RNA sequence: AACGAAAAGGCAAACCCACCGCAAGGUGGGGACGCAAAGCCACGGAGCCCAGAUCCGGGCCAGCCGGGUUACCGAAC
Numbered sequence: 001a002a003c004g005a006a007a008a009g010g011c012a013a014a015c016c017c018a019c020c021g022c023a024a025g026g027u028g029g030g031g032a033c034g035c036a037a038a039g040c041c042a043c044g045g046a047g048c049c050c051a052g053a054u055c056c057g058g059g060c061c062a063g064c065c066g067g068g069u070u071a072c073c074g075a076a077c
Stems, first nucleotide, its partner, number of pairs: 003074002010035002015030006033063001039069003043066003047060004
């Protein structure tokens, strides 16, 4: 580097409440479907929202895929 047994931990889907947002969605609390990067990044796709419907734009999503980057532990391969 790669890999994912064990151990110590970590994160938190759906749903509910409050708040923000035209919306997608986000934040906090509760809650666990799951996750070896379910840490971070909007670079490329996919999907979604707003506007426009001639050209063109803005936003969301990292727990959709790919990529980049950082990282706990150390059996087996």
Predicted 3D model of a 77-nucleotide RNA (c-di-GMP-I-GGC riboswitch aptamer) from an Actinomycetota bacterium. Model confidence (mean pLDDT): 88 of 100. NCBI's taxonomy places the organism under Bacteria, Bacillati, Actinomycetota.